[in-house]
RNA sequence: AUCUUAUCAAGAGUAGGUGGAGGGACAAGCCCGAUGAUACCCGGCAACCGGCGUUAGCUUAUGCGAAGCGCAACGGUGCUAAUUCUUGCAGGAUACCGAUGUUCGUAGACAUUGGUCGUUCUGAGAGAUGAGAG
Numbered sequence: 001a002u003c004u005u006a007u008c009a010a011g012a013g014u015a016g017g018u019g020g021a022g023g024g025a026c027a028a029g030c031c032c033g034a035u036g037a038u039a040c041c042c043g044g045c046a047a048c049c050g051g052c053g054u055u056a057g058c059u060u061a062u063g064c065g066a067a068g069c070g071c072a073a074c075g076g077u078g079c080u081a082a083u084u085c086u087u088g089c090a091g092g093a094u095a096c097c098g099a100u101g102u103u104c105g106u107a108g109a110c111a112u113u114g115g116u117c118g119u120u121c122u123g124a125g126a127g128a129u130g131a132g133a134g
Stems, first nucleotide, its partner, number of pairs: 002133007013042001016041003022032003026088004043080003048076003051071004057064002084126001089123006095116009
C1' cells in the first nucleotide's frame, strides 16, 4: 500500500508566540486569508486505545475477568472556520416546465414520459481519525 471494524450534527484561543502566502484531500461551487491565514510552538477540546473502578462468569493458591456503565487528560494517538463547508453515484418523494395519449365544447382533469447547476429524504462512494489484521 491493502483488508476489517467503529465514529464523523457536539466540543475546543472572537487580543498567545514564531513566521510570512497561499489554504479548505480531489473536481466543481462556495468560502477563509496582509484586520495576517496554512504550518510549527504554546494553550484548549475530546474518552478511540492503554489505565482505574464495577461485574456476568471462570477458578478457588488466590486471582482472572467478557459486554455494558462510570472515573480519569497520567501514557499512545486524534482534533481545534464553515455538518466530513456543499455537491460529485443510485433510488424515493415533491415543485415547475415540455411532449404524447385519454376525457373533453373550452377551461381543466388524469395517465405515460423527458427535462431542471430545482427542493428534500434515504443509502452508497470518496475522505478523515482510532483500534485491529497483514

Predicted 3D model of a 134-nucleotide RNA (SAM riboswitch aptamer (S box leader)). The model forms 97% of the base pairs in the Rfam consensus. The prediction has a mean pLDDT of 80. The sequence was found by an Rfam model in a public genome assembly.